Model confidence (mean pLDDT): 86 of 100. c-di-GMP-I riboswitch aptamer from a soil metagenome, 85 nucleotides, folded computationally.
[in-house]
């Protein structure tokens, strides 16, 4: 190339979670790794702790640590199915 196959965004229903999200079902926008792994960056979240600016200074708002999601952002890294000429 081709086959046999395989995953499943949106949205909906069920459960979980403070959240971002997860899990199950039903659905397919797409994916050649859309299989796993938070190590780099990246984005996203805030029940708790901690710092800092701001500020109307007993309320608050922003931003950083921790903590936590995203492997369908991008890079690394593991590991894999079928293949004709």
């Nucleotide at each position: 190339a081709a086959a046999c196959g395989g995953c499943a965004a949106a949205c909906c229903c069920g459960g979980g979670g403070c959240a971002a999200c997860c899990c199950g079902g039903g659905g397919a926008c797409g994916c050649a790794a859309a299989g796993c792994c938070a190590c780099g960056g990246g984005c996203c979240c805030u029940c708790c702790a901690g710092g800092a600016a701001c500020g109307g200074c007993u309320g608050g708002u922003u931003c950083c640590u921790c903590g936590g999601g995203c492997a369908g952002c991008c890079g690394g890294g593991c590991u894999a199915c079928c293949g004709a000429a």